[in-house]
Context: one part of a larger RNA
């Protein structure tokens, strides 16, 4: 910009992409078949492999602003208690988020017209012949069908609803996040739970300091404590104020 007013949603599918995989073991059945030895199709379930999607209950990772221990050395005058640097100083766990090795789920099934091939019927050629006319089988291949992108499919469709005039609607701005290199996408803007803060609660380290109390002292004890990113509710305290553009044809 364009689909011939403008919009918000909701869809159609021209078309295009992905998918398509396979062991192994029971049962049928020690059946048909065969003298035995052996040992079936056809049917019907069980459980793997490699691949692919998603997703974090559960297991295992990471988790540099989350907890604890601890060496060295410096600061806070000294002790206590803290806090800097040493790879995050080391080591031990760890919540969300994020992953596989983790969980879950797929490759089922059925049509369609088909190949090699198997066939009816059947003549030319009084037989014969699956063929010439006719007619029916037949595959992981092909066209649906499964996922999933699709109306710039200029062939620009549909169908609901709004609006028809300082309109509907969008954006600019602000509060962010299931979204993200900036755009975009999503939530939200006081008729407000968007962040943040506070409060609870979950989890996560493990029992803070200061003080009693026992003990010569190291400790224990009072005491499941202290502290906590990111997670789940709550509750306008803090900040989402005010406000400005585009849009505006035709009957």
């Nucleotide at each position: 910009c364009g689909u011939u007013a403008g919009a918000a949603a909701u869809u159609u599918g021209a078309g295009g992409a992905g998918a398509c995989c396979u062991g192994a073991c029971u049962c049928u059945a020690g059946u048909a078949c065969g003298a035995g030895a052996g040992g079936a199709c056809c049917g019907a379930g069980u459980u793997g492999g490699a691949c692919a999607u998603a997703c974090c209950u559960c297991u295992a990772g990471u988790g540099u602003a989350c907890c604890u221990g601890u060496u060295g050395u410096g600061g806070c005058g000294c002790c206590a208690g803290c806090u800097g640097c040493a790879c995050c100083g080391c080591a031990g766990g760890g919540u969300a988020g994020c992953u596989a090795u983790g969980u879950a789920u797929g490759g089922a099934u059925g049509a369609g017209a088909u190949a090699a091939g198997u066939g009816c019927u059947g003549a030319a050629a009084g037989c014969a012949u699956c063929u010439a006319a006719g007619c029916a089988c037949g595959a992981a291949a092909c066209u649906c069908a499964c996922u999933u992108c699709a109306a710039g499919a200029u062939g620009a469709g549909a169908u609901u609803u709004c609006u028809u005039u300082u309109a509907a609607g969008g954006g600019u701005c602000g509060u962010u996040a299931a979204a993200g290199a900036c755009g975009a996408u999503a939530a939200c803007g006081u008729u407000g739970a968007u962040a943040g803060g506070c409060u609870g609660c979950a989890a996560g380290u493990g029992u803070a300091a200061a003080g009693g109390u026992g003990g010569u002292a190291a400790c224990a004890u009072c005491a499941u404590a202290g502290c906590u990113g990111a997670g789940c509710a709550g509750u306008a305290c803090u900040a989402a104020u005010u406000a400005c553009c585009c849009g505006u044809a035709g009957a």